[in-house]
RNA sequence: CGAGUCGGCCAGACAGUCGCUGGCAGCAUCAGCUGCGAGAGGAAAGUCCGGGCUCCACAGGACGAGGUGCCAGGUAACGCCUGGGGGGCGCGAGCCCACGGAAAGUGCAGCAGAAAGCAAACCGCCUAAGGCGCGGCGCUCCGGCGCUGCGAACGGUAAGGGUGAAAGGGUGCGGUAAGAGCGCACCGCGCGCGUGGUAACACGUUGCGGCACGGCAAACCCCACCCGGAGCAAGACCGAAUAGGGGAACGUUUAAGUGUGCCCACACGAGUUCCCGGGUAGGUCGCACGAGGCGUUCGGUGACGAACGCCCUAGAUGAAUGACUGUCGGCUGCGUUCUCGGACGCGGCAACAGAACCCGGCUUAUCGGCCGACUCGUUUC
RNA sequence: GGCUGGAUGGCAGAGUGGUGAUGCAGCGGACUGCAAAUCCGUCUACGCCGGUUCGACCCCGGCUCCAGCCUCCA
Numbered sequence: 001c002g003a004g005u006c007g008g009c010c011a012g013a014c015a016g017u018c019g020c021u022g023g024c025a026g027c028a029u030c031a032g033c034u035g036c037g038a039g040a041g042g043a044a045a046g047u048c049c050g051g052g053c054u055c056c057a058c059a060g061g062a063c064g065a066g067g068u069g070c071c072a073g074g075u076a077a078c079g080c081c082u083g084g085g086g087g088g089c090g091c092g093a094g095c096c097c098a099c100g101g102a103a104a105g106u107g108c109a110g111c112a113g114a115a116a117g118c119a120a121a122c123c124g125c126c127u128a129a130g131g132c133g134c135g136g137c138g139c140u141c142c143g144g145c146g147c148u149g150c151g152a153a154c155g156g157u158a159a160g161g162g163u164g165a166a167a168g169g170g171u172g173c174g175g176u177a178a179g180a181g182c183g184c185a186c187c188g189c190g191c192g193c194g195u196g197g198u199a200a201c202a203c204g205u206u207g208c209g210g211c212a213c214g215g216c217a218a219a220c221c222c223c224a225c226c227c228g229g230a231g232c233a234a235g236a237c238c239g240a241a242u243a244g245g246g247g248a249a250c251g252u253u254u255a256a257g258u259g260u261g262c263c264c265a266c267a268c269g270a271g272u273u274c275c276c277g278g279g280u281a282g283g284u285c286g287c288a289c290g291a292g293g294c295g296u297u298c299g300g301u302g303a304c305g306a307a308c309g310c311c312c313u314a315g316a317u318g319a320a321u322g323a324c325u326g327u328c329g330g331c332u333g334c335g336u337u338c339u340c341g342g343a344c345g346c347g348g349c350a351a352c353a354g355a356a357c358c359c360g361g362c363u364u365a366u367c368g369g370c371c372g373a374c375u376c377g378u379u380u381c
Numbered sequence: 382g383g384c385u386g387g388a389u390g391g392c393a394g395a396g397u398g399g400u401g402a403u404g405c406a407g408c409g410g411a412c413u414g415c416a417a418a419u420c421c422g423u424c425u426a427c428g429c430c431g432g433u434u435c436g437a438c439c440c441c442g443g444c445u446c447c448a449g450c451c452u453c454c455a
Stems, first nucleotide, its partner, number of pairs: 001377010012328007020039002023036005041352001045363002048361005053231004066226004070084005085099001086097004100222002105220002107216002122161002124157003130154001132151008169187006188211001189209003192205005235285004245276006257268004292311008330349009382451007391405003399435001407423005428444005
């Protein structure tokens, strides 16, 4: 200098003018006015996890349903984070992984292929034994028997070919009719044992096993652990006008109507005044001091924890947190200039997005820039 | 703000791991004097990106879009 990896941070600055939403103080007290001070984010988003909080349910426990899944730790908790193990990628710094169990059970594998889970014989290879067919020789009590040759249809064979995502350890030697863990050596694998480690696991093995144990559990399932439901439109309080409900008093006509089947009769039923309670509109709280922030020291590899000190930092409800101007910065295009990297002039760009009960995470979106640690390559010393 | 459900041709609508049906519509042909109806043929799809698996519309995760519900009393 070039290429790259990881971690952290910022999200234009200042001034002026005009506004918006809360708080405090003062003046008015009906609206309001004045002053002071405050006012979005790293994701406020998606609502994917976890918790606080509130109401409902609940004796205890279990089943069911759902979720998580290498080990250890952190935490209020988590599917998050940290450290470690194993596997994969990269020369490397580093990055990625839903990573328990398929020698408990059930199930799935289309097409192709001979055979797909109890393995299997299409091509190829083989004739040793057995069986079959044909032939030769010998014996014969004519039924056959013995010896031998040929064939590859019975059969043997999983080395080779071919199919498939997948065909039941690999290499070599022996062995065989041809082959094959059939035998042996080495490598691999499983079990056991020993050593190290909290553990996952790693290493060793002159032990055992010729290999018996293919894949899928983001298929059912098994094992271990977690888990009651709903959500601030939760929930609590105040509460009109109008309409309707209940009660008491006054009170007229027995008046409409209803019920007791009808007439009669009885009961309810009109109106006025007062009182009571529920709901609605609306308002108040929940609601801004909290697993809070910053700094220092200590413990820990780290996530994180402890102690001490300092600070108070949005609270709207059709929903405020904005708009304009100027100066200075940032990035970039064109032109001029030269001591080749800057200077000057003109122009352009500035993201994603926006609280709504709160908090811890994850995921997704994002113009541009800064800082730190590290890796690889080239050149020079 | 909170909570649910869904996305398959132009439209409707089946498909629960193994070549995505069917109906209407469209286009072409047959039939007809011309049409309609009918018959035959044909075009067009799994919202997007990853993962699991030999194999994904289907199983899992993340985005995008659409639809529905919410107060009180009875």
Two RNAs folded together computationally: RNase P RNA and transfer RNA, 455 nucleotides in total. Rfam match: Bacterial RNase P class A. Rfam links the family to the GO terms dimeric ribonuclease P complex, ribonuclease P activity and tRNA processing. Rfam classes the family as a ribozyme.